Predicted 3D model of a 73-nucleotide RNA (transfer RNA) from an uncultured Bacteroidales bacterium. The sequence was found in a public genome assembly. It matches the Rfam family "tRNA". By type it is a transfer RNA.
């Protein structure tokens, strides 16, 4: 220098016609307990990395940028 993959909740990750964004763990509150742990219930938590484009409509398609990993030279 060129190619590929990834970027979604605090963490790890799902999300196949383009049509209202989810799980586990964690955090918060409450019940059970003398208390802790464990368990049950509930709640909070999102610019779907960023900027544009296409579309009635974009996490999803297209282009560019950034970061990480990787391959080639």
């Nucleotide at each position: 220098g060129g190619g590929g993959u990834a970027u979604u909740a605090g963490c790890u990750c799902a999300g196949u016609u383009g049509g209202u964004a989810g799980a586990g763990c964690g955090c918060u509150u409450g019940g059970u307990u003398c208390g802790c742990a464990a368990u049950c219930a509930a709640a909070a938590g999102g610019u779907c990395a960023c900027c544009g484009g296409u579309u009635c409509g974009a996490c999803u398609c297209c282009g560019g940028u950034a970061u990480a990993c990787u391959c080639c030279a």